Context: one part of a larger RNA
């Protein structure tokens, strides 16, 4: 390369749009570019193979074939792939009706709790631990009551639930605004599927300016433990953590599972619908979960939400360490990202 392969052995890109590209329903017709047959030229020679033959054999070497799987003409074939033209609906879209939800963005508002202030009552403690000690506290603390201010975060409801493309989303409330499902079968009529490059979005942490600061809390200080204790453990305590704009682009970003689209057994629970409606049941379509089969799988499991059977794209992966390192490009303000090796060694 081929070939086998990626849930846990190396291996699915973090998601998503969407170019190239590669792949595409069913039905009719033209057409014959791939394709397949006839022939024709040409595919030097030697080399390869096989028959025979020459050096006593063999290597060699003669000679015959046969191969040069392939190109170019030329006549033909029409299945099946393209290509033209038509027709169809069942993929896909549209449209109606109707329903779900922490989906997103701005905004307004609520309580409960923590701190901080003021102000009553009260006194010798409080805190804190395994013991303790730092640390507050007669300048009156802790407790408890009232009143304020201010940040952040949303108890119960809460689930084995839901939404979302992934990160991710949860107090109520009002306005913008995405999707999906399900019922209906009006429309268009293959308009579809993946999708290199590329554009977007992307937890926390991290940068930049400017604002906030109640909690908690890297760095730091202090007490403890300790043989030490640069830790756990405790009492403070700056960055941050919150908000705006603006980058950073990583992750165990995980279902360690790519996306679509057939096709293959059961039992159970829920969530969103539709059904004659009798609310028992049952049935149907879309999710979310178990539990068990056939089948798979090295076992572990997986099992209509497949790791079973096919298909079509895209990724990726090929021994450990040396490395995701070095070097070169590239991107960022930095941090660092992205691509991404060799000697060597086992």
């Nucleotide at each position: 390369c081929u070939g086998g392969g990626u849930u846990u052995a190396a291996a699915g890109g973090g998601u998503g749009c969407g170019u190239a590209g590669g792949c595409g329903g069913g039905u009719g017709g033209c057409u014959c570019a791939g394709u397949c047959g006839g022939c024709g030229g040409u595919g030097a020679a030697a080399u390869g193979c096989a028959g025979c033959g020459g050096c006593u054999c063999a290597a060699c070497c003669g000679u015959u074939g046969c191969c040069c799987u392939g190109c170019c003409g030329u006549c033909g074939a029409a299945a099946c792939u393209g290509g033209c033209c038509g027709c169809c609906u069942u993929g896909a879209a549209u449209u109606c009706g109707g329903u779900c939800g922490a989906g997103g963005c701005c905004g307004g508002c609520g309580g409960a709790a923590u701190g901080c202030g003021c102000g009553g009552u009260g006194u010798a403690g409080c805190g804190g631990u395994g013991a303790a000690a730092u640390g507050c506290u007669u300048a009156g603390a802790u407790a408890u009551c009232g009143c304020g201010c201010g940040g952040a975060a949303c108890g119960c409801c809460g689930a084995u639930u839901g939404c979302g493309g992934a990160g991710g989303c949860a107090g109520c409330u009002g306005g913008c605004u995405g999707g999906a499902c399900c019922g209906a079968g009006a429309u268009u009529g293959a308009c579809g599927c993946u999708g290199a490059u590329g554009c977007a979005c992307g937890a926390c942490a991290g940068c930049g300016u400017g604002g906030g600061g109640a909690u908690c809390g890297a760095a730091c200080a202090g007490g403890a433990u300790u043989a030490g204790a640069u830790a756990c453990c405790c009492u403070g305590g700056u960055a941050g953590u919150c908000c705006a704009c603006g980058c950073c682009g990583u992750a165990a970003a995980c279902g360690a599972u790519g996306a679509u689209g057939g096709c293959u057994g059961g039992g159970u629970g829920u969530u969103g619908g539709c059904g004659a409606u009798a609310c028992a049941c049952u049935g149907u379509c879309a999710g979310c979960g178990c539990c068990u089969g056939a089948g798979c799988g090295a076992a572990a499991g997986c099992a209509u939400u497949a790791a079973g059977c096919c298909a079509u794209c895209c990724a990726c992966c090929u021994g450990g360490g040396g490395a995701g390192u070095a070097c070169g490009a590239u991107c960022g303000c930095a941090a660092g990202g992205u691509u991404g090796a060799a000697a060597c060694u086992c």

Predicted 3D model of a 346-nucleotide part of an RNA (small-subunit ribosomal RNA, central domain) from an uncultured bacterium. Its mean pLDDT, the model's own confidence on a scale to 100, is 88.